[in-house]
RNA sequence: UGUGCAAGCUGGCUUAUCGCUCCUGUUAUGCAGGUGAGGAAAGUCCGGGCAACAUAGAGUACCAUACUUCCUAACGGGAAGGGCGCUGCCUUGGCAGUGUACAGAAAGUGCCACAGAAAAUAUACCGCUCCUCGGAGUAAGGGUGAAAUGGUGGGGUAAGAGCCCACCGCGCUACUGGUGACAGUAGUGGCAGGGUAAACCUUAUGGGUUGAAAGACCAAAUAUACCGGCAGCUCGUGCUUCGGCGCGAUAAGGGCGACUCGUCCGAUGUCGGAGGGUAGGUUGAUUGAGCCUGUUGGUGACGACAGGCCCAGAUAAAUGAUAAGCAUAUUCUUCGGAGUAUACAGAACCCGGCUUAUAGGCUUGCACAUACU
RNA sequence: UCCCGAGUAGCUCAGUUGGUUAGAGCAUCUGACUGUUAAUCAGAGGGUCGUUGGUUCGAGCCCAACCUCGGGAG
Numbered sequence: 001u002g003u004g005c006a007a008g009c010u011g012g013c014u015u016a017u018c019g020c021u022c023c024u025g026u027u028a029u030g031c032a033g034g035u036g037a038g039g040a041a042a043g044u045c046c047g048g049g050c051a052a053c054a055u056a057g058a059g060u061a062c063c064a065u066a067c068u069u070c071c072u073a074a075c076g077g078g079a080a081g082g083g084c085g086c087u088g089c090c091u092u093g094g095c096a097g098u099g100u101a102c103a104g105a106a107a108g109u110g111c112c113a114c115a116g117a118a119a120a121u122a123u124a125c126c127g128c129u130c131c132u133c134g135g136a137g138u139a140a141g142g143g144u145g146a147a148a149u150g151g152u153g154g155g156g157u158a159a160g161a162g163c164c165c166a167c168c169g170c171g172c173u174a175c176u177g178g179u180g181a182c183a184g185u186a187g188u189g190g191c192a193g194g195g196u197a198a199a200c201c202u203u204a205u206g207g208g209u210u211g212a213a214a215g216a217c218c219a220a221a222u223a224u225a226c227c228g229g230c231a232g233c234u235c236g237u238g239c240u241u242c243g244g245c246g247c248g249a250u251a252a253g254g255g256c257g258a259c260u261c262g263u264c265c266g267a268u269g270u271c272g273g274a275g276g277g278u279a280g281g282u283u284g285a286u287u288g289a290g291c292c293u294g295u296u297g298g299u300g301a302c303g304a305c306a307g308g309c310c311c312a313g314a315u316a317a318a319u320g321a322u323a324a325g326c327a328u329a330u331u332c333u334u335c336g337g338a339g340u341a342u343a344c345a346g347a348a349c350c351c352g353g354c355u356u357a358u359a360g361g362c363u364u365g366c367a368c369a370u371a372c373u
Numbered sequence: 374u375c376c377c378g379a380g381u382a383g384c385u386c387a388g389u390u391g392g393u394u395a396g397a398g399c400a401u402c403u404g405a406c407u408g409u410u411a412a413u414c415a416g417a418g419g420g421u422c423g424u425u426g427g428u429u430c431g432a433g434c435c436c437a438a439c440c441u442c443g444g445g446a447g
Stems, first nucleotide, its partner, number of pairs: 001369010012326007020036001022034005038344001042355002045353005050211004057261004062207005067081005082102001083100008103202002108200002110196003125142002127138005150168006169191001170189008215283004226273006234249006253265004290309008327342006374446007383399004392430001401417005423439005
């Protein structure tokens, strides 16, 4: 210098004319000025705000999460670390990079095809040893499998075996370091029972449901009617024209979309069916965990302080078209130039994340190639 | 704006506690039968189970992300 990969940032610019949304002003069917998509507005996968239902209650069920500490309004997100796996390097136990849904299999249940003696309270096909030849001992070796009851070496033995010993591995205890996950050291136990929890499950933590079509207000229009099912039509008190009416309590039943409790409604209630009316507007709604700059705390995610700024708000849904110039890419070329195209993609209550899509440009890291010193 | 469901051969569908080589019917091809065709009989081919990654010894099945299609809520 070039190529490839990964990560991060950015992601066409200017002017004119016409048109559209919204806002402001005005002499108001108009005119003037201002304003107008994103990093993902996407997927709707998590979390929160906000709102209604009881300012949302208890238990069970159900769902989600799962190393530690921290960040945050919150999170299944993020940061920093720990353990484990993989790759590379060298001195062979360290360093660097990278990945990680990483609690519990010694609470219990289930499953582990085929092969294999045996797939988990063990067991013995070949083999080894012993003798009374039919049994006994054994798990070194062979063999099966994804997985076979610690590994290597030595002692020991009839042959063997943690049977014994050394080292390694594993479990337990103590101490030390660390906020912690964990690490180190020492002692101790002959070693203990494979795997699977993205199988049921256990433990811990969290979660009420619904979703702007939530909800509030105004206007308009109305049917406490009709049919069917279920259950009930009780008590107290006041008034009474003695027919009833009002208030309170309670039962059945119903609501709080799983169940129980609890709570609320309830003398008529509730469920279903079939219908009637309205179907316009305002608000929620864009000043917000907001953005920019500077200083500062922290390894970092992130926080604190100061100053400055206002930055789409549509409702069948605006954000567009044309012309010129520039930038980039590409095609043709008579080398003068000419033509074509502009990545992914389009807000809908709002935010924080995650995931996915993304031409080109810039920065950083790694690998390879080439050239020079 | 929001909520569900599905994806397996050319078509329609099976596929159960995850297990040995994923099946059925129709269709296609080949052969037989027939003078010929259809029907019938016999046989064959055809699948990366929507894609990618993960869990596991092992994935059509379990988990996650994505893609496509269909349906519903006024």
Predicted 3D model of RNase P RNA and transfer RNA as a complex of 447 nucleotides. Rfam match: Bacterial RNase P class A. It is annotated as a ribozyme. Rfam's curators write: Ribonuclease P (RNase P) is a ubiquitous endoribonuclease, found in archaea, bacteria and eukarya as well as chloroplasts and mitochondria. Its mean pLDDT, the model's own confidence on a scale to 100, is 76.